[in-house]
Molecule: transfer RNA
Organism: archaeon
RNA sequence: GCCGGGGUAGCACAGCUUGGCCUACUGCGUCGGACUCAUAAUCCGAAGAUCGCGGGCUCGAAUCCCGCCCCCGGCA
Numbered sequence: 001g002c003c004g005g006g007g008u009a010g011c012a013c014a015g016c017u018u019g020g021c022c023u024a025c026u027g028c029g030u031c032g033g034a035c036u037c038a039u040a041a042u043c044c045g046a047a048g049a050u051c052g053c054g055g056g057c058u059c060g061a062a063u064c065c066c067g068c069c070c071c072c073g074g075c076a
Base pairs, nucleotide, nucleotide: 001075002074003073004072005071006070007069010028011027012026020059030046031045032044033043034042052068053067054066055065056064
């Protein structure tokens, strides 16, 4: 340099092919409560996301288009 995959909450991931609502999924973790003499486990509830960055198309973008950055693998 070329090709492929990836970047979404503190962590790990889904959602991207069919753009659609107003509320971005789930688990772990965190916080509060219940239960218990107490802890763990279990149950209930809550908070938490510039969707890598910038621009474009559109009434509307995590999703489509363009450029760039970072990570992983392959080729040279």